[in-house]
Molecule: transfer RNA
Organism: Thermoplasmata archaeon
RNA sequence: GGGCCCGUGGGGUAGCUUGGUAUCCUUCCAGCUUGGGGUGCUGGUGACUCGCGUUCAAAUCGCGACGGGCCCA
Numbered sequence: 001g002g003g004c005c006c007g008u009g010g011g012g013u014a015g016c017u018u019g020g021u022a023u024c025c026u027u028c029c030a031g032c033u034u035g036g037g038g039u040g041c042u043g044g045u046g047a048c049u050c051g052c053g054u055u056c057a058a059a060u061c062g063c064g065a066c067g068g069g070c071c072c073a
Base pairs, nucleotide, nucleotide: 001072002071003070004069005068006067007066010026011025012024020056028044029043030042031041032040049065050064051063052062053061
């Protein structure tokens, strides 16, 4: 220098092909339960790497950038 793959709550993950309410697990917070703790039950907080474009509408499509990984030179 060239090519390919990946980027989603604190952690993990589905959704992307075929655009339309962002899923689930865990952590955390509150309540119930308990003599207390744990377990269990209920509720809650919290995310699409960034910019531009396409579109009525973008996590999803296009282009570029950034970061990570692999391969070639």